The RNA shown here (c-di-AMP riboswitch aptamer (ydaO/yuaA leader)) has 138 nucleotides and comes from Streptomyces sp.

RNA sequence: CGUGCGCCUUCGCCGAAUCCCGUGUGCGGAACCGGGGAACCACCAACCCCUGGGGUGAAUCGGACCGUUCGCGGCCCGUAGGAGACCUUCCCGCUCCGAACCCGUCAGCUAACCCGGUAGGCGAGUCGGAAGGAAAGG
Repeated sequence: CGUGCGCCUUCGCCGAAUCCCGUGUGCGGAACCGGGGAACCACCAACCCCUGGGGUGAAUCGGACCGUUCGCGGCCCGUAGGAGACCUUCCCGCUCCGAACCCGUCAGCUAACCCGGUAGGCGAGUCGGAAGGAAAGG
C1' cells in the first nucleotide's frame, strides 16, 4: 500500500415495509401498500380435442444443447420489463436484475363497504451533460 473477514458508527440501496402513543408482547393510531366488492361499461352461440383459473412482483417471452418416466428438468445465449448516492424529468454511457411465492376450482372494472401487510436482503460508492427545485455557504 492492497485484499479478505468480523464489530461499531455514519451515510445510502432494492422493497409498501416507516413514524407515533402506551407500564407492557396492543383486535392501538397515522402514513404507505395489497386484495375482495355495485351501477354503467366490458366479456359472454354451440360442439370436439387439449388445457382449470387467479394474485403479489420489474421478473415476461424466444432459441440452442443435454437428459427425460414425454409431465418436464438441467445448462447456456438472448429478450419484454426493472434498478443504480440531493430530488424529479430528459439525453448519453456503464454495471447489475430479469426471481420467488401465494389463493385453491373462485374473483373483469367497480362508489359505499369489507379484509390484510409494514418483512427481508444488501452496499462503501457516486460516467457525463441539460432544465426545474431543495439544501448548504456567503

Taxonomically the source falls in Streptomyces (Bacteria, Actinomycetota, Actinomycetes, Kitasatosporales).
Its mean pLDDT, the model's own confidence on a scale to 100, is 77.
RNAcentral holds the sequence, with entries from Rfam and Ribocentre.